[in-house]
Molecule: c-di-GMP-I riboswitch aptamer
Organism: Sporomusa malonica
RNA sequence: UGAAUAUUUUGGUAAACUUAUCGAAAGGUAAGGGCACAAAGCUAUGGGUCUAAGGAUACAAGUGUAUCUAUGAUUGCCAGGUUGCCUGU
Numbered sequence: 001u002g003a004a005u006a007u008u009u010u011g012g013u014a015a016a017c018u019u020a021u022c023g024a025a026a027g028g029u030a031a032g033g034g035c036a037c038a039a040a041g042c043u044a045u046g047g048g049u050c051u052a053a054g055g056a057u058a059c060a061a062g063u064g065u066a067u068c069u070a071u072g073a074u075u076g077c078c079a080g081g082u083u084g085c086c087u088g089u
Stems, first nucleotide, its partner, number of pairs: 004089003012037002017032006035076001041082003045079003048074003054069006
């Protein structure tokens, strides 16, 4: 220095839920909270999932209903890419 494996200390993140706020929604952000996490750091690149404002189509003519659609969201759904802390063997 690289790989594998195990794990103590110090430290880190923060599910549900609550409040405030942004958003059409999904969901995000902040505070509380703590189920869990060794990449639960970063990245929407591939797949999956969620939403459907706008748009399209059909019916209607009652400013409506139904279906489809991501340009929206999710990395704490999976994979890929990328970066990376302490200690033992």